[in-house]
This record gives sequence, structure tokens and C1' cells, in this order.
RNA sequence: ACCUUAUCAAGAGAGGUGGAGGGAAUGGGCCCUAUGAAACCCGGCAACCGGCUUAACUGUAUCGGUGCCAAUUCCUACAGGAAGUACAAGUCCUGACAGAUGAGGA
Repeated sequence: ACCUUAUCAAGAGAGGUGGAGGGAAUGGGCCCUAUGAAACCCGGCAACCGGCUUAACUGUAUCGGUGCCAAUUCCUACAGGAAGUACAAGUCCUGACAGAUGAGGA
């Protein structure tokens, strides 16, 4: 890197180091950032797997393995639908695609 599957509307510091960038990728938007970005540490949230527990995916977070901590996976790019319009645009809804994370597989 590939395949399967579950989830993605909630939640999470006014700390330290650090110094300019960041919001996955491409296009288009829109944002965050020196009242300091990324990264690392501490802290926290959650509860997917193990563990423990239960009649039970029932509960737990004391322990182990991840994950996560602006904005819905920030929005949108394809298809369908709703109201709407002279036709449109824009708006709303659903699905697909893409992606993220866990678990399993090869």
C1' cells in the first nucleotide's frame, strides 16, 4: 500500500517548550494563527480492542493497546430529491465518492 467491517451532529487546558504556519490530497470557498501555527511534553476527552464485570455491546476507566482535543470529516466538487425560479442561481435533504479512526484479514 491492499481487502472486510463499525463509527464519524457529542466531548476535551486561559499549562510548558517552540517559533510560522495550519485546517488529509487536488480545484473552489470559508476560516484559524505573534491575544502566538506545526511539532514535542504535561493535561484532558472518549470508550474501538484487551482486561475486569453483566443475563445482555450491561457496565467500568483502577490497568494495557490505539484514537482524539476550532468550525459536521469546516463547506463544496458526483448522483437523486424538495421547496424555489420565466429559465437559472442560491438554499435544504438523501446517497455515492474520497478521507479519518478502531478491529479483523491477506
This is a predicted structure of a 106-nucleotide RNA (SAM riboswitch aptamer (S box leader)). The sequence was found by an Rfam model in a public genome assembly. The coordinates come from a structure-prediction model, not an experiment, and the mean pLDDT is 84.